[in-house]
This record gives sequence, structure tokens and C1' cells, in this order.
RNA sequence: GGGAAGAUAACUCAUUUGGUAGAGUGCCUGUGUGAAAUACAGGAGGUGACUGGUUCAAGUCCAGUUCUUCCCA
Repeated sequence: GGGAAGAUAACUCAUUUGGUAGAGUGCCUGUGUGAAAUACAGGAGGUGACUGGUUCAAGUCCAGUUCUUCCCA
């Protein structure tokens, strides 16, 4: 230099065909216990990497940029 894959909650990852963004772990509260743990119930937590475009509507489609990993040279 060329090519491919990826970027979504604190972490690991889903999200079918474009139509209100979810799970597990972790965190907080409650129940419970002598006190904890386990368990159960509830809750908080998201500019979906960034900037534009298409669309009535974009995590999803298109273009560019940044970062990470891999392949080729």
C1' cells in the first nucleotide's frame, strides 16, 4: 500500500424483512439470615464508534472518517 471482519449497558454478546433496543454477569433496593451466601422480586444503567446521505421511519441500507483484529504484498 491492497483486502476482509468487527465497534450495541461496567463486562461478554443478541437484536430475522428497516417499525418503541434486549439477555447473562456485575451494580443498587427489598424479601430472607444471628450475620452472610444461595434463591426470589424490583430497579438504575445506551448519542447503537464518529460525520453525512436515503427513507414517513435507520443499530439495520449507502458513502466517508477513526480505532481493533486478521490476510496479502
RNAcentral holds the sequence, with entries from Rfam. The RNA shown here (transfer RNA) has 73 nucleotides and comes from Alkaliphilus sp. B6464. It matches the Rfam family "tRNA". The family's RNA type in Rfam is transfer RNA. Taxonomically the source falls in Alkaliphilus (Bacteria, Bacillota, Clostridia, Natronincolaceae). Its mean pLDDT, the model's own confidence on a scale to 100, is 83.